[in-house]
Molecule: SAH (S-adenosyl-L-homocysteine) riboswitch aptamer
Organism: Proteobacteria bacterium UBA6908
C1' cells in the first nucleotide's frame, strides 16, 4: 500500500434517485434499456490477512476530526428573553 470484516462520526420521519446491486429483455465486447432497491457509498480507528520496501527491538508521551442531497422533529452545546 491493498480488499474484507468490525467499531465510531447523537437520533429518527419523510422524499428525490447518481452510482452500486437484483430481475427482465437486448446485445456479444465488457454494454443499452426497462423496473426494482436506494442519501455512511465518505473519513478515521482496529484485528487477522495479501503484497512491496526497509532493517533492531521495546517502552513512554500526546492526540484522534472533517464531512455526509432537500424538509422537518427530538437530543447536546452556547447565547438571548
Nucleotide at each position: 500500500a491493498g480488499a474484507u470484516c468490525c467499531g465510531a462520526g447523537g437520533a429518527g420521519c419523510g422524499u428525490u434517485g447518481c452510482a452500486a446491486c437484483c430481475a427482465u429483455g437486448c446485445a456479444c465486447u465488457u454494454g443499452c434499456a426497462u423496473g426494482g432497491c436506494c442519501a455512511g457509498g465518505c473519513u478515521c480507528g482496529g484485528c487477522a490477512c495479501u503484497u512491496c520496501g526497509u532493517g533492531a527491538g521495546a517502552g513512554u508521551u500526546u492526540g484522534c476530526a472533517a464531512c455526509g442531497g432537500c424538509g422537518c422533529u427530538c437530543a447536546c452545546u452556547c447565547a438571548u428573553u